Predicted 3D model of a 71-nucleotide RNA (transfer RNA) from a Candidatus Wildermuthbacteria bacterium. Its Rfam family is "tRNA". The family's RNA type in Rfam is transfer RNA. It was read from a public genome assembly.
Formats: sequence, structure tokens, C1' cells
RNA sequence: GCGGGAUUAGUACAACGGCAGUAUGCAACCUUCCCAAGGUUGAGACGCGGGUUCAAUUCCCGUAUCCCGCU
Repeated sequence: GCGGGAUUAGUACAACGGCAGUAUGCAACCUUCCCAAGGUUGAGACGCGGGUUCAAUUCCCGUAUCCCGCU
């Protein structure tokens, strides 16, 4: 230099172009004499910049970081 892949809550991962979910963690409450366990509720995220579209995490382009291969 070329090609491919990955990037989504604190962490690990899902997600037919149409409400962003799950587990765990966190907070409050319930339960308990207390703790642990359990239950309910809540807050919390689409790497960045553009384009297409009525509508983009999703499609296209560029870019950043990481990984793999080639040179």
C1' cells in the first nucleotide's frame, strides 16, 4: 500500500428500512430480625461525518480505532 471483518447501556451480546432489546451490573421499593437469595419498578447505548429514503443501528460513501490476510 491492497482486501476482508468488527465498533450498540458500566460489561458481554441481539436486532426484516418503521417502538433499540436480553443477560449481568447500578438505583429505589417489596420480602427478611439482619445479610444473602428472590420479586417489582426505574435510569442508562447504535464509533464519527455525509448521502439515499416519508423513515437508517440496518443501504451507500468517507473517516477513526482494533483484528485477520496479502504485498